Record summary: Predicted 3D model of a 162-nucleotide RNA (glmS glucosamine-6-phosphate activated ribozyme aptamer) from Desulfosporosinus acididurans. The sequence was found by an Rfam model in a public genome assembly. Taxonomically the source falls in Desulfosporosinus (Bacteria, Bacillati, Clostridia, Desulfitobacteriaceae). The prediction has a mean pLDDT of 76.
[in-house]
RNA sequence: AGAGACGUUUAAGCGCCAGGACCUUAUCUAUUAUUACGUUUAAGGUCGACGAGGAAGAGGGUUAUCGAAUCUUUCGGCGGGUCCCUCUCGGUGGCUUGUCACCGUUACGCUUACAUAAAACCAGAGAGCAAUUUCCGGGACAAAGGGUGAGUGAACAAGAAA
Numbered sequence: 001a002g003a004g005a006c007g008u009u010u011a012a013g014c015g016c017c018a019g020g021a022c023c024u025u026a027u028c029u030a031u032u033a034u035u036a037c038g039u040u041u042a043a044g045g046u047c048g049a050c051g052a053g054g055a056a057g058a059g060g061g062u063u064a065u066c067g068a069a070u071c072u073u074u075c076g077g078c079g080g081g082u083c084c085c086u087c088u089c090g091g092u093g094g095c096u097u098g099u100c101a102c103c104g105u106u107a108c109g110c111u112u113a114c115a116u117a118a119a120a121c122c123a124g125a126g127a128g129c130a131a132u133u134u135c136c137g138g139g140a141c142a143a144a145g146g147g148u149g150a151g152u153g154a155a156c157a158a159g160a161a162a
Base pairs, nucleotide, nucleotide: 014079015078016077017076019075020047021046022045023044024043025042026041029038050067051066052065056088057087058086059085060084061083089104090103091102092101093100095159096158097157098156099155108153109152110151111150112149113148114147121138122137124135125134126133127132
């Protein structure tokens, strides 16, 4: 120094990089010579998602919600994931039980009103030969979801009570 084992910490536009693009060094080729550019090969490096939102339990599945952008790689791939399905449990359907429907502990559907996103951009301070990257200040503009308020709609069967 590497490998292995153990422990701790760290997350969901989250983590990683073998495709790819770019940068550096060396090399190959072309060229009368030099220089520049290009081409070949190798090694090393850089990039590879801007926030909002999302968790009853178990099992399974994979292209798991919403918008923003100088939309060029936020491409492509792998893994994961609060998404989806089934079951169980729980909640609502104006008393109880069952079925059914819709939901998930902020727990029924629909309509409507309300509300400070971040990058980008501007301007600086660092690191690196470079690609690029870290931090600070200024800084506007969303959609969905959930929340609050208002309105509106809502079973079937049996039983109980009045």